[in-house]
Overview: Predicted 3D model of a 92-nucleotide RNA (c-di-GMP-I riboswitch aptamer) from Geobacter sp. AOG1. The sequence was found by an Rfam model in a public genome assembly. The model forms 95% of the base pairs in the Rfam consensus.

RNA sequence: GCUUGAAAAGGGCAAACCGUCCGAAAGGACGGGACGCAAAGCCGCUGGCCUAAGUCCUCCGCACAACGGGAUAUGGCAGCAGGGAUGCCAAG
Numbered sequence: 001g002c003u004u005g006a007a008a009a010g011g012g013c014a015a016a017c018c019g020u021c022c023g024a025a026a027g028g029a030c031g032g033g034a035c036g037c038a039a040a041g042c043c044g045c046u047g048g049c050c051u052a053a054g055u056c057c058u059c060c061g062c063a064c065a066a067c068g069g070g071a072u073a074u075g076g077c078a079g080c081a082g083g084g085a086u087g088c089c090a091a092g
Stems, first nucleotide, its partner, number of pairs: 002092004012037002017032006035079001042084002045082003048077003054072005
């Protein structure tokens, strides 16, 4: 340096759920809590997924507005996959 994660050591992270706070929501932060994780550490770059405040379209005889319906990311998910740069221990 490369490959691998069976065993080992020191450890690390923390799903669901609960509480408080932020947010329109999705979701996030902190505390508790552990389902799991060898990059479950970092980057929304590609695909995918979630949400739709705002915007646009639409509906109710006509007009305007509200409500409802539809579309949309400029909002998110790194614990969906791929990709990027990096990293601990061990074995070969």